[in-house]
RNA sequence: UUAUCAAGAAAGGUGGAGGGAUUAGACCCUUUGAAACCUUAGCAACCCUCGUCUUCGAGAAGGUGCUACAUUCUACCCGAAAAAUGGGAAGGAUAA
Numbered sequence: 001u002u003a004u005c006a007a008g009a010a011a012g013g014u015g016g017a018g019g020g021a022u023u024a025g026a027c028c029c030u031u032u033g034a035a036a037c038c039u040u041a042g043c044a045a046c047c048c049u050c051g052u053c054u055u056c057g058a059g060a061a062g063g064u065g066c067u068a069c070a071u072u073c074u075a076c077c078c079g080a081a082a083a084a085u086g087g088g089a090a091g092g093a094u095a096a
Base pairs, nucleotide, nucleotide: 001096002095003094004093005092010040011039012038013037014036018029019028020027023075024074025073026072041067042066043065046063047062048059049058050057051056071091076088077087078086
């Protein structure tokens, strides 16, 4: 810089109190065991492989990523009398 982010996919071991990026608020998860690390399994299909031929289809060996909640929601802008709802941005994450 570009693309994507309401889909999908968990068990065990170590560990021992926090966690959902940061700030604030809300709402949640968590001693029926948080974070972190390890093992195994899985999801997805960005890179990749094959066919097609530049678009589409199939695949999953390898490089990443991911496996509570919409990127958990709100904050800024538009819209609205206000609220609710909706759209967008910013920030963030991932890939190339």

A computed fold for a 96-nucleotide RNA from uncultured Croceivirga sp., annotated as SAM riboswitch aptamer (S box leader). The coordinates come from a structure-prediction model, not an experiment, and the mean pLDDT is 82.